[in-house]
Context: one part of a larger RNA
RNA sequence: GAUGAACGCUGGCGGCAUGCCUAACACAUGCAAGUCGAACGCUCUCGCAAGAGGGAGUGGCGCACGGGUGCGCAACGCGUGGGAACCUGCCCUGAGGUACGGAACAACACCGGGAAACUGGUGCUAAUACCGUAUGAUGCCGAGAGGCCAAAGAUUUAUCGCCUUGGGAGGGGCCCGCGUAAGAUUAGCUAGUUGGUGGGGUAAUGGCCUACCAAGGCGACGAUCUUUAGCUGGUCUGAGAGGAUGAUCAGCCACACUGGGACUGAGACACGGCCCAGACUCCUACGGGAGGCAGCAGUGGGGAAUAUUGGACAAUGGGCGCAAGCCUGAUCCAGCAAUGCCGCGUGAGUGAUGAAGGCCUUCGGGUUGUAAAGCUCUUUUACCGGGGACGAUAAUGACGGUACCCGGAGAAUAAGCACCGGCUAACUUCGUGCCAGCAGCCGCGGUAAUACGAAGGGUGCUAGCGUUGUUC
Repeated sequence: GAUGAACGCUGGCGGCAUGCCUAACACAUGCAAGUCGAACGCUCUCGCAAGAGGGAGUGGCGCACGGGUGCGCAACGCGUGGGAACCUGCCCUGAGGUACGGAACAACACCGGGAAACUGGUGCUAAUACCGUAUGAUGCCGAGAGGCCAAAGAUUUAUCGCCUUGGGAGGGGCCCGCGUAAGAUUAGCUAGUUGGUGGGGUAAUGGCCUACCAAGGCGACGAUCUUUAGCUGGUCUGAGAGGAUGAUCAGCCACACUGGGACUGAGACACGGCCCAGACUCCUACGGGAGGCAGCAGUGGGGAAUAUUGGACAAUGGGCGCAAGCCUGAUCCAGCAAUGCCGCGUGAGUGAUGAAGGCCUUCGGGUUGUAAAGCUCUUUUACCGGGGACGAUAAUGACGGUACCCGGAGAAUAAGCACCGGCUAACUUCGUGCCAGCAGCCGCGGUAAUACGAAGGGUGCUAGCGUUGUUC
C1' cells in the first nucleotide's frame, strides 16, 4: 500500500460497488421452463344461433440455453499458436420437389386391481404421430456397369410450414508444438503396455475396442509415486524485474445427494429427465411408494463472519407462438449491512472584562481561549408544503410521487476514535509503589513514573478511528 474481511468504541446524509472465504453439511415452505387451437381428435362452460372461453390428452419446438458451485482435476484441463479425418436444430443464401394409399395408439366409453403412487383388460377415433408404394439427381455407395434414399399439411389466401441437396455464418467434437505447483526423506515405471496387420466402433482420427504378430514405450531435460490446486483475462504490490493471488465481471473446464449406466435428441450420457445400486429423510392400510436448494429467497448446523421466505416483466435478453400474447428468482429494481471507494454536512462573520468554571502555578500569574456567551447572517443535509421526469419510438414504468425543481420555518437534526519514553507528531499534576498494570521492538513499574490508572492540556486521523488476520 492492499483486503469479499472480522473484533472494540463511535455513527448524520447521498451516489456507486460489494456481501457464506467455514460444512460439495442437512434442508420445512413458496417460486425458478414452458409454449403452440394457424398440427389433431375429444370434452366442459356461456349462448337461440353465430361465436367466445376453458380442460386433460396425441403431436411440434424448447427444456443441452440461461442460473449455481469449485468436489474432482497437475491434465491437451487451461493459455497461446497451428492442424485434418468430422458434425451442426434454429438462421442466411442457391437449386429441385411436396403424388397415391394404409394400419394403429392415447384421449373417450365400459369392466377391473391398489391405502397410495399408479395400473390391467375390451372397444372406438384424428393428425404436421406411424407405415407402405410411386417419383427421384447435381445426393449417397461403387473403378465401372449399376444399385439406393424423401415429404405434411395449416390458414383470415397475405403467408407459415414439410422433404432432398449445394454454399455460408455462428457453434461444437478431435489432434499437435510450446507454457502451466511442491517433494528424490518418491528411482525406476509399464502387458492393451509400445508398434504393426485384419476386423469392429464413432459424426470423425486413433489400442478407442478386439484377434494375431513383433518386443517395445517412458525415465536425473525427473518417469512413477506422494501432497496440494479448477485454469485464464485479470487483481494487489513493486520504479521495474519480480512476488502474491484467481471474490465480484468475462472466457474455458468440471460437477449436480454418492457411484454406475444408457435412452431421447442436431446437441446430454442431461442441476429442477429416466434406470440400477448405496446412504439419508418422509408417507404407508406393511403389500409398496416419494424425495434430492452447489437456482432465488428462507431454515437448522458449522463459524470471528456474510443480507429479504420483497416488486416487476416497464427495459435488456431468452423459450414458444403468424400474431395477440404466455412463461422467465435470467434480468431490472427495491430492502438490509460504514463492508469498501467517492462526495457533502455537523454552520459563517464578529466578539477581550482575555467572563465563569476546570487545570497548572515560582501565588505574580499562565493555560483552556475567539473558544464560549453576546451581536449580525446563511440554510447544504434533515423536516414541512407544492410541482414532477429521462429511462418509452404510437401504446406500455416495477423502480416511484423516486431523482430533480420551487416555496417555507429554524442554528435548527448531526463527532468521534487512537495516541503523547525513543523509533514517532504530541507533557504536566495526582493516584499506585516490581503491586495493579503496559508492551510492535528497545523496555517501563521496587515512594517525586512525560512509559501503569485518572484528570487537564496536546498530537494525528475523521463518519470514522484503532486492533487482529493475510499479502506485496
RNAcentral holds the full RNA, with entries from ENA, Greengenes and SILVA. The part of an RNA shown here (small-subunit ribosomal RNA, 5' domain) has 472 nucleotides and comes from an uncultured bacterium. It matches the Rfam family "Bacterial small subunit ribosomal RNA". Its family is annotated with ribosome and structural constituent of ribosome in the Gene Ontology. The coordinates come from a structure-prediction model, not an experiment, and the mean pLDDT is 88.